[in-house]
Molecule: Bacterial RNase P class A
Organism: uncultured Fibrobacter sp.
RNA sequence: GGAUGGCCGCCGGCUGCGAGCAAUCAAAGCUGGAGGAAAGUCCGGGCACCGCAGGGCAAGAUGCUGGAUAACGUCCAGGCGCGGUAACGCGACAGAAAGUGCAGCAGAGAAUAGACCGCCCGCAGCAAUGCGGGUAAGGGUGAAACGGCGAGGUAAGAGCUCACCGCACGACUGGCGACAGGAGUGGCAUGGUAAACCUCAUCCGGUGCAAGACCAAGCAGGAUUCCGUUCGAAAGAACCUGGUGCGGCCCGUGCCAGCUGGAUAUCCGGGUAGGUCGCUUGAGGCGGUCGGUAACGAUUCGUCCAGAGAGAUGGUCAUCGCUCCGAUGGCAACAUUGGAGUACAGAACCCGGCUUAUAAC
Repeated sequence: GGAUGGCCGCCGGCUGCGAGCAAUCAAAGCUGGAGGAAAGUCCGGGCACCGCAGGGCAAGAUGCUGGAUAACGUCCAGGCGCGGUAACGCGACAGAAAGUGCAGCAGAGAAUAGACCGCCCGCAGCAAUGCGGGUAAGGGUGAAACGGCGAGGUAAGAGCUCACCGCACGACUGGCGACAGGAGUGGCAUGGUAAACCUCAUCCGGUGCAAGACCAAGCAGGAUUCCGUUCGAAAGAACCUGGUGCGGCCCGUGCCAGCUGGAUAUCCGGGUAGGUCGCUUGAGGCGGUCGGUAACGAUUCGUCCAGAGAGAUGGUCAUCGCUCCGAUGGCAACAUUGGAGUACAGAACCCGGCUUAUAAC
């Protein structure tokens, strides 16, 4: 990691002609609308809810030093090791004298070292050779054979002794540190493997915006209220049964009940559908200035900022870029012209990384 414009569309915001009782719908206008990876969801954080006195175990990750950062397993600078002529690249780069395990093939022998050939000594034998012992200096095997090399020494050898190199310890010096240099001392031990178990140190609670917060139909539940029958939308009217007051009794009239049930309305808590918020102005991007070797930080400077509904950001045409191929002109640079290509990919809570994809440069 293309640019500009025309036409036809898509999603959001603002204003809103108009329609509608209202909720709401909505002409038209203005305006905003993907990425370096929006991807994988592999690390780290913000945020939210749940859990949690404190501590430990288990599991996982990381593992040189200093710095950056909200944090990191990321980044920057440096040290050391390895690779490369070099520029530069790569490194889970703590511990193998705590313990356990492992090592194919080859080889005599692979970790309590080890005699296959060779060398040396002794014995036997005429000799070839055999037997016993010494020897890790030479040969051979291997990724790796228990310091290297030279001299002395020796029967032959051997750090057995010495010089140099390596190794271990190391006064002292430089550096914030990793580390580097190193007077001197030792006389050679402690093979490899820890992205094998393990040990040491550091870090780490769980689940993810379908987190979660608020509002809240319908149905079910609870409370209150009302309910004899008929008419009536209601107010109310008429009428029935029983009890009872007034009354000596009837009539009449007032009151009450007619309710193991049902009705409508109101309220209640929880909460489904649905709605609103979370939601995008933030550890923000870009440019400038300042600080820093850098990662990065500061900034009262300038400028910019999509956000939903299972999901818009598209299509087409033209012009210009860029790359490649061809033709013509030209010594060449290049000019004119024709053609082809222009990738990977698609936000969904938000950031910092890593990894992967990618035409062209």